[in-house]
Overview:
Small-subunit ribosomal RNA, central domain from a soil metagenome, 350 nucleotides, folded computationally.
Context: one part of a larger RNA
RNA sequence: CUGGGCUUAAAGGGUGCGUAGGCGGACCUGCAAGUGCUUCGUGAAAUCCCACGGCUCAACCGUGGAAUUGCUUGGCAGACUGCGGGUCUUGAGGUUGGUAGGGGUCGCCGGAACUCUAGGUGGAGCGGUGAAAUGCGUAGAUAUCUAGAGGAACGCCAAAGGUGAAGACAGGCGACUGGGCCAAAUCUGACGCUGAGGCACGAAAGCGUGGGGAGCGAACGGGAUUAGAUACCCCGGUAGUCCACGCCCUAAACGAUGGGUGCUAGGCAUUAGUGGCAUCGACCCCCCUAGUGCCGAAGUUAACACGUUAAGCACCCCGCCUGGGGAGUACGGUCGCAAGGCUAAAACUC
Numbered sequence: 001c002u003g004g005g006c007u008u009a010a011a012g013g014g015u016g017c018g019u020a021g022g023c024g025g026a027c028c029u030g031c032a033a034g035u036g037c038u039u040c041g042u043g044a045a046a047u048c049c050c051a052c053g054g055c056u057c058a059a060c061c062g063u064g065g066a067a068u069u070g071c072u073u074g075g076c077a078g079a080c081u082g083c084g085g086g087u088c089u090u091g092a093g094g095u096u097g098g099u100a101g102g103g104g105u106c107g108c109c110g111g112a113a114c115u116c117u118a119g120g121u122g123g124a125g126c127g128g129u130g131a132a133a134u135g136c137g138u139a140g141a142u143a144u145c146u147a148g149a150g151g152a153a154c155g156c157c158a159a160a161g162g163u164g165a166a167g168a169c170a171g172g173c174g175a176c177u178g179g180g181c182c183a184a185a186u187c188u189g190a191c192g193c194u195g196a197g198g199c200a201c202g203a204a205a206g207c208g209u210g211g212g213g214a215g216c217g218a219a220c221g222g223g224a225u226u227a228g229a230u231a232c233c234c235c236g237g238u239a240g241u242c243c244a245c246g247c248c249c250u251a252a253a254c255g256a257u258g259g260g261u262g263c264u265a266g267g268c269a270u271u272a273g274u275g276g277c278a279u280c281g282a283c284c285c286c287c288c289u290a291g292u293g294c295c296g297a298a299g300u301u302a303a304c305a306c307g308u309u310a311a312g313c314a315c316c317c318c319g320c321c322u323g324g325g326g327a328g329u330a331c332g333g334u335c336g337c338a339a340g341g342c343u344a345a346a347a348c349u350c
Base pairs, nucleotide, nucleotide: 004321005320006319008303012318014201015200016199017198021194022193023192025088026087027086028085029084030083031082033081034080035077036076037075038074041071042070049065050064051063052062053061054060091191092188093187094186095184096183097182098181099180103177104176105175106174107173108172109171110154114150115149116148117147118146119145120144121143125136126135162169163168206247207246208245209244210243211242215241216240220236221235222234223233258317259316260315261314262313263312266295267294268293269292270291271290272289273288299306300305323350324349325348332343333342334341335340
C1' cells in the first nucleotide's frame, strides 16, 4: 500500500440543481504521453543472498557473482487508456401529436358545523364526571326558531388510489406555471453519469414587523383525584395555531435502504397510456410501456427478511462508520435578532 462495512448491530448526507474532479457508447484513422519488449548509461562501498577461499571450527575476514525491483538514452510494437481527426445512433436531448394527476403560485366563490350579536317562544335548570365540584343560569341560561357577524377547516367521493426531488399536496371555479408518461422514428449526434465546495428548497415548533383571532390550546388560574399530584379527568384561558413579508434550518426529515446504468424464473392485484383482435369481452379479453402493491425461482442474508421497485450479479461517482460513557458536549471557527444550528475533540472512566 492492498484487504472490511453502512434496512434492523457503528455507519446513506433531509432533498434537489450544479462547479471542479472522477468515470464514460459503436466504427475507422493519425500520434505515441501512459503501457509492453529491447537497448545505452547510471543505480558508490559496506550490508543482505549465492559460490569458492583464509584464521584448527565459528563469529569474523577475503575474492568473484547475483541483487539493487529505481531513474535515464535510442529503437520497436500499437491491443488497451490518452490526445487529434472523421463517421454513426442504440445513451442523452429536441420536434410533432396525445394523455392522467390533492404538482406549484395567485385570485374569486360555496355549503355543513362552531362561537358571538340582536330578536321571538319558553320558564329552571344547564353543563360536566367514575362520582363530583369549580363554571353558566330568574339581569331569563340550556333547548328551539329567525336575522346578522366572524374565523378556521373542507364530510361523502376516498382507495392497498394519485402527484411531487424531498418537505409535502384534498370543497368548487378561473388565470399563470413546473414535471411525468405514451405514440411517431422526424431532427441534433455522446451533447452522458456522479458530484468535494457552492446555490436553492426544506414538517412542526420558535423569532421579527404588521394584521387576524371562531374553535382548539403550551404557560397560567380554579375544581377534582391523591399520602402528595407542580400530572392524567373537569371548568376557564394567554402565546400560538391563520394571513403578508422577512428569519430560523431542525426531525423516528424513515423504505431507519444515496444516485446512475446493464443483467438475472414466474404468479396475482391495481393506476395511467398507446396499440392489437382469431371478435366486441362494452367497465373489458390479451400484448406492450410507465408506475404502485402482494407472494415467490435462483441468489443473497447473522437471522428476520430482500427477491426485475433487490438487501441478487457487476461497473462508475458521492456521503458516512471504526467499543460504551464522557459528547453531538467543551474550546476555536462560522451562521443566526435570539433560541440555537453547522463543524468538532480530549482528559478521565468501564
Background
The full RNA is in RNAcentral, with records from SILVA.